[in-house]
Parts: sequence; C1' cells; structure tokens
RNA sequence: GAGGACUCUCUGGAGAACACAUUCAGUUGUGUGCCGAAGGUGCAAGGCGGAAGCCGAAUCUCUCAGGCAAAUGGACGGAGAAGCUUGA
Repeated sequence: GAGGACUCUCUGGAGAACACAUUCAGUUGUGUGCCGAAGGUGCAAGGCGGAAGCCGAAUCUCUCAGGCAAAUGGACGGAGAAGCUUGA
C1' cells in the first nucleotide's frame, strides 16, 4: 500500500389486518386474511458418480418459524475500531 470474511460500535433500512370477544392498556384469545428482509426449506448452470443419488446461488421459491400501530427486530448498504491475510 492492497484485500475480503467474521466480531464490535454508529448510521440508513421495506412489506403486510380486519372482525368478534376480552382488558386499565394494540392486554389476551378466536376466526378469516395478508407479508418476506432474522432463521430455515427447494433448485439453475456446473461438478462428482456405473446408476440411484450427492454437492450446488439469489432480494427467486415455500411460508415451517417470524411478522402485519409504535418500539424491538430486520436482509442489505455506508462509516469506524480491533484483529487477520497479502505486496513492496
């Protein structure tokens, strides 16, 4: 000088709800509906294999989990810190 993954700090950060009952309270419950951006499921190219099959990406897919006021959370982005790798 360069690099990207992890960790920590700061910061930006979407979507989707009604009804009924109940409660001091969006408190809790039930019904129906809805959302995808924690996590998780599935696979294309390609690779392995005699075959069966296995490996294999996403903001795609499913909606199991989660969520549908705010807060929290939040994929992903930006900045910084420590540490790591690497070049001269």
The RNA shown here (Glycine riboswitch aptamer) has 88 nucleotides. Of the family's consensus pairs, 89% are formed in the model. The coordinates come from a structure-prediction model, not an experiment, and the mean pLDDT is 82.